[in-house]
Parts: sequence; C1' cells; structure tokens
RNA sequence: UACUCAUCCAGAGAGGCUGAGGGACCGACCCGAUGAAGCCUCGGCAACCGUUCAAACGGUGCCAACUUCGGCAGACGCAUGUCUGGCAGAUGAGAG
Repeated sequence: UACUCAUCCAGAGAGGCUGAGGGACCGACCCGAUGAAGCCUCGGCAACCGUUCAAACGGUGCCAACUUCGGCAGACGCAUGUCUGGCAGAUGAGAG
C1' cells in the first nucleotide's frame, strides 16, 4: 500500500510537556485558553488476530457527539422529512 473479508446506534480517565486548532474531504453543526491537535507516563474499554480447556496473557486498535449529520440511489410522505441500501472513511485479519 491497489485488493478481499468482517465490524462501525454500546464502551473507556487522570497527570505532565506544548501551544491553536480539531471533528478524513465539502456543506452544516459541534468541540477547543475552564486549554485544540501532537508527544510522554500511568489507567481503562473491548473490535479483530494469536496462545489457551477456559479464565488470563500477548499483537495491533480505541477512550466527545450514531463513522456528529448530510453529500449518491430507491421507497414512503402535502412538506420540513422518515426508512433502506450504497459511495467514501476508520479498525482488524489475509494476501500481493
């Protein structure tokens, strides 16, 4: 890292260093100096894989909001909309 498969309405804190942004992209709407993102320490959650009789342990991952919602299609509806499936994204495993 193109590809394949699975999952994505639940769950999960503190401290230190930094210093203004962040929520993939666009629009909207949120979070942020009562400190964003990032790094470090301890802690936790529990998705996948491995070990194992199982617990437990290990490898990644994750710890604001339904993947924040919508971005495309279809159905329903007087309508703002509702529902379903996609596109795209994220994580794991496989493999080139």

A computed fold for a 96-nucleotide RNA from Anaerolineae bacterium UTCFX1, annotated as SAM riboswitch aptamer (S box leader). Lineage of the source: Bacteria > Bacillati > Chloroflexota > Anaerolineae. The sequence was found by an Rfam model in a public genome assembly.